[in-house]
RNA sequence: GGCUUAUCCAGAAAGACUGAGGGACGGGGCCCAAAGAAGUCUUAGCAACCUUCUGAACUAGGUGCUAAUUCCCUUUUCAAUACGAUUCGUGAUGUAUUGAAUGAAGAUAGGCG
Numbered sequence: 001g002g003c004u005u006a007u008c009c010a011g012a013a014a015g016a017c018u019g020a021g022g023g024a025c026g027g028g029g030c031c032c033a034a035a036g037a038a039g040u041c042u043u044a045g046c047a048a049c050c051u052u053c054u055g056a057a058c059u060a061g062g063u064g065c066u067a068a069u070u071c072c073c074u075u076u077u078c079a080a081u082a083c084g085a086u087u088c089g090u091g092a093u094g095u096a097u098u099g100a101a102u103g104a105a106g107a108u109a110g111g112c113g
Stems, first nucleotide, its partner, number of pairs: 002112007013043005021032003026074004044066003048063004070105001076101008
């Protein structure tokens, strides 16, 4: 690196080094950042899965995590509203917005091979 299962609207800091970027990929937005990004280290914390102890919880470990819903949308379907050709009326296709469901991709943990 692959397959598979579960979860992803909650939660959680500070210091040091460093020095310009970051928010997974591509696109469109919108944010964070020299009052210091990303990265490394130390301590602290949060609490999902697994292990340990135990009747269970607690305990002790293994990973993980500590801006914004996986920051939002970008796959399909449904509903509502608006625009709207024609029109006495009905109001198809389409476009946009909102809401719900769903898909892909991603992240984390466990299992498998």
Molecule: SAM riboswitch aptamer (S box leader)
Organism: Bacteroidota bacterium